[in-house]
RNA sequence: GGGCACUUAGCUCAGCUGGUUAGAGCGUCGCAUUUACACUGCGAAGGUCGGGGGUUCAAAUCCCUCAGUGCCCA
Numbered sequence: 001g002g003g004c005a006c007u008u009a010g011c012u013c014a015g016c017u018g019g020u021u022a023g024a025g026c027g028u029c030g031c032a033u034u035u036a037c038a039c040u041g042c043g044a045a046g047g048u049c050g051g052g053g054g055u056u057c058a059a060a061u062c063c064c065u066c067a068g069u070g071c072c073c074a
Base pairs, nucleotide, nucleotide: 001073002072003071004070005069006068007067010026011025012024013023019057028044029043030042031041032040050066051065052064053063054062
């Protein structure tokens, strides 16, 4: 330099055939339980879906661009 993939909660990820509250597991906090801890049950907080722009009635999802990460080729 060329090509491909990825970027969504603190972490690991799902959702990508555009559609009506953006989710799961783990973690964190509270309550219950226990002499206490752990386990377990119930509940809660936490996200401008990497940045910007565009298309559309409507975008995490489609298009463009920038940035970052990984892999392959040279």
Notes
Transfer RNA from Candidatus Curtissbacteria bacterium RIFCSPHIGHO2_02_39_8, 74 nucleotides, folded computationally. Its Rfam family is "tRNA". It is annotated as a transfer RNA. The same sequence occurs in records of 3 taxa. The RNAcentral record of the sequence draws on ENA.